Notes:
The RNA shown here (transfer RNA) has 74 nucleotides and comes from an uncultured Methanomassiliicoccales archaeon. The coordinates come from a structure-prediction model, not an experiment, and the mean pLDDT is 82. Its Rfam family is "tRNA". Its family is annotated with triplet codon-amino acid adaptor activity in the Gene Ontology. By type it is a transfer RNA.
This record gives sequence, C1' cells and structure tokens, in this order.
RNA sequence: GGGCUUAUAGAUCAGCUCGGUAGAUCGCUUCCUUCGCAAGGAAGAGGCCGCGGGUUCGAAUCCCGCUGAGUCCA
Repeated sequence: GGGCUUAUAGAUCAGCUCGGUAGAUCGCUUCCUUCGCAAGGAAGAGGCCGCGGGUUCGAAUCCCGCUGAGUCCA
C1' cells in the first nucleotide's frame, strides 16, 4: 500500500440481507419476599447506533469519504 471482517446500553451481542417508534441476556437502581443475606418476583433508568457527507417523505440499515480494532496478502 491492497483485500476481507468489525464498531449498536456499563459488559456480551441481535437487529442490516428486505429502509418505517432501537432490542435481548447479564449488570445497575427501587419495591415485594427474609431477622438479615442469597435465590425468586415486579417495576425502572441507561443508546441521537465510531465520525463526516449524500440519497430518501423517512437511514443503525443504502451510497461515498475518514478513523479505530482484527485478519490475510505484498
């Protein structure tokens, strides 16, 4: 320098193929249960989807550029 994969909640990951209100599990907070803890049950907070631009009525999703990480080639 080039190819491919990847970036979404505190963590691990879906959702992208086929554009239409952003989800799961664990963790966190509150409540119930207990003398107390754990386990269990209920509720809740937490994300402008790596950055910039474009297309579109509408973009996490499609297009272009850039950046970070992984991997392969030279």